[in-house]
Molecule: transfer RNA
Organism: Methylobacterium haplocladii
RNA sequence: GCUGCGGUAGCUCAGUGGUAGAGCACCUCAUUGGUAAUGAGGAGGUCGUGGGUUCGAUCCCCCCUCGCAGCACCA
Numbered sequence: 001g002c003u004g005c006g007g008u009a010g011c012u013c014a015g016u017g018g019u020a021g022a023g024c025a026c027c028u029c030a031u032u033g034g035u036a037a038u039g040a041g042g043a044g045g046u047c048g049u050g051g052g053u054u055c056g057a058u059c060c061c062c063c064c065u066c067g068c069a070g071c072a073c074c075a
C1' cells in the first nucleotide's frame, strides 16, 4: 500500500430499512437474625466521525478514523 471482517449500554454480543434488545454488572424492593443465592422492579445508548440515497438509515452508498486477519512492497 491492497483486500476482508469488525466498532451498538460499564463488559460480552444480538438486531441488517419502520423511532434498539439480551446476558452479566449497577440501583431499589421482597425473602434472611445477617450475607449469599433466588424473585420482582428500575436506570443506563445522539448505534466510531462526516456526508449521500430514502417518506424513513444501526441497516444501503462514499470519505475519514480505530482494531483484527491476510497479501504485497522497500532496504
Base pairs, nucleotide, nucleotide: 001071002070003069004068005067006066007065010024011023012022013021018055026042027041028040029039030038048064050062051061052060